RNA sequence: GCAACCAUAGCUCAGUUGGUAGAGCACAGUGCUGAUAACGCUGGGGUCGCAGGUUCAAUCCCUGCUGGUUGCA
Numbered sequence: 001g002c003a004a005c006c007a008u009a010g011c012u013c014a015g016u017u018g019g020u021a022g023a024g025c026a027c028a029g030u031g032c033u034g035a036u037a038a039c040g041c042u043g044g045g046g047u048c049g050c051a052g053g054u055u056c057a058a059u060c061c062c063u064g065c066u067g068g069u070u071g072c073a
Base pairs, nucleotide, nucleotide: 001072002071003070004069005068006067007066010025011024012023013022019056027043028042029041030040031039049065050064051063052062053061
């Protein structure tokens, strides 16, 4: 320098060939217990990396950029 893949909640990840986003863990509250842990229930938390484009509508499609991983040279 070129190519492929990845970027979504605090962490690990899912998601739909377009219709206003979920799980587990973690966190807070609560039930249970003499008290913890475990377990059950409830809840908070996300401009879906950034900027444009297409569209009635974009996390999803297109372009560029940034960062990461891998391969080639």

Predicted 3D model of a 73-nucleotide RNA (transfer RNA) from an uncultured Oscillospiraceae bacterium. Its mean pLDDT, the model's own confidence on a scale to 100, is 81.